[in-house]
Context: one part of a larger RNA
């Protein structure tokens, strides 16, 4: 200088407090220990591993086991001989299949100095290589978690000090902030800060199709004719700055209040992460150094396994019910996506769903609402609650649903009556809670992203736990 301290002072944050809702128990989904197992393939471990990598394990994927097979090799470049226009389709047999013989149909290459010359393919040798998802993240680049979007981190001159270093960065005020003002042996400057950039909230202008209808005629119907006013689209502007007023402050910076105003003091989110920690992760995303394997630790197939299950643990979903549960009526969204798709309408199935198939490369056609609201019925029960197992019938995807997919139906109806210690999350269009898209995807979502409907309580305060940020004081620590 730091760094800790169960010193000190001052500040902050869903840190606590004051609410609201959950975990922890119950059933199942998911990861993950341990346990088994040929094999259950590797990584990830306190916060910052555990619905992570995996935006999807039936084959493949895949890296993991067992069996079969290959060895210049799946895949690259280069030598030597030999053959051959290039391709592309197919059939027998042998096998689990790669793969191994033996045929078949199709077609019939460019350049040329007319040389089997240059290109291309095959095979077959030969070595140099290939090849590794093998180790080493404590050899490493790259990327990425984290303290943490805290408000810090340094640097030039210069000034004190023998020096290590100090100073500026401290001090009074304020700020969301090292924001700003004042002050001062400092002055100045960089990287954060905050603004620039996207998104929402209000508007003018422009320009109206496939969107949109006020006023006129038309319809079943914005359907046509018309219109360009609104709605909306998407360009390119306005607009917010403590700018106005009052009070407070040090005449300051700022603070409160108030006006106008769609929005008022960062208006709301978003992207945007200093200097540095953690030998933080990751050689399995790529890349790369040194090691190790080279008839194998390399490739290739089939079949199995990543889906085992005695117990524990993280994260979720469904519930324990009447603010409900079942029946019928019946309203109103925004993101998205769609050609090997999306699929209206009929039609058949109790359903899943099947048949026919309109339109539509989309503001044009399709996917497409649930809670809520009405209006009946149940009457507090292990029940019309819950929905786990389980039998049995079928539907879709796909060569294939057995180990190991998803959905329907019909029967079965288990735990469970609000969960001990302890713990989490939220400060507003947020909690909660309702349904919907969307990436992965042949099919598979309670996960992940995002999207809109309905929509709350509660904050005295700052003593206390946790975690940071300034000053300051011990220190046998570095």
């Nucleotide at each position: 200088u730091g760094a800790c301290g169960g010193g000190g002072a001052c500040c902050c944050g869903c840190a606590c407090a004051a609410g609201c809702g959950g975990u922890g128990g119950a059933g199942c989904a998911u990861g993950u220990u341990c346990c088994u197992u040929a094999a259950u393939u590797c990584g990830a471990a306190g916060c910052a591993a555990c619905g992570c990598g995996a935006a999807g394990a039936a084959c493949c994927u895949u890296a993991c086991c067992c069996a079969c097979a290959c060895u210049u090799g799946a895949c690259a470049u280069c030598c030597u001989u030999c053959u051959u226009g290039g391709a592309g389709c197919u059939u027998a047999u042998a096998g689990a299949g790669a793969u191994a013989u033996a045929g078949g149909c199709c077609u019939u290459c460019g350049g040329u100095u007319c040389g089997g010359c240059c290109g291309g393919g095959g095979a077959a040798g030969u070595g140099a290589c290939a090849g590794g998802u093998g180790c080493u993240g404590c050899a490493u680049g790259g990327c990425u978690g984290u303290c943490g979007u805290c408000a810090g981190c340094u640097c030039g001159u210069g000034u004190c000090g023998u020096g290590a270093g100090a100073u500026g960065u401290u001090a009074g005020g304020u700020u969301a902030a090292g924001u700003c003002c004042u002050g001062c042996a400092a002055c100045g400057a960089g990287c954060g800060c905050a603004a620039c950039c996207c998104u929402u909230a209000c508007u003018a202008u422009c320009u109206g199709u496939u969107g949109c209808c006020a006023u006129c005629a038309u319809u079943a119907a914005g359907u046509u004719g018309g219109g360009a006013a609104c709605u909306c689209a998407g360009a390119u502007g306005g607009g917010a700055c403590u700018g106005c007023c009052g009070g407070u402050g040090u005449u300051a910076a700022g603070c409160c209040g108030g006006a106008g105003g769609a929005a008022g003091g960062u208006g709301g989110g978003g992207a945007c992460g200093a200097c540095g920690u953690c030998a933080a992760g990751u050689c399995a995303u790529c890349a790369u150094g040194g090691c190790c394997c080279u008839u194998a630790c390399g490739u290739g197939u089939a079949g199995g396994g990543c889906u085992a299950c005695a117990a524990a643990c993280g994260u979720g979903c469904u519930a324990c019910a009447a603010u409900g549960g079942c029946u019928g009526u019946u309203a109103c969204a925004g993101u998205g996506g769609g050609c090997a798709g999306c699929g209206a309408a009929c039609c058949c199935g109790c359903g899943a769903g099947g048949g026919u198939g309109a339109g539509c490369u989309a503001a044009u056609c399709u996917c497409c609402a649930a809670a809520a609201a009405c209006a009946g019925u149940c009457u507090c029960a292990g029940u019309u609650c819950g929905g786990a197992u389980u039998g049995u019938u079928c539907u879709c995807u796909g060569c294939a649903a057995c180990u190991c997919g998803a959905g329907a139906g019909c029967a079965u109806g288990a735990a469970g009556u609000c969960g001990g210690a302890a713990u989490c999350g939220c400060u507003a269009g947020u909690a909660a809670u309702c349904g919907u898209g969307g990436a992965u995807c042949a099919g598979c979502a309670u996960g992940c992203c995002a999207c809109g409907g309905u929509g709350a309580a509660u904050a005295c305060g700052u003593u206390c736990c946790c975690g940071g940020g300034u000053c300051u004081u011990g220190u046998a620590c570095a």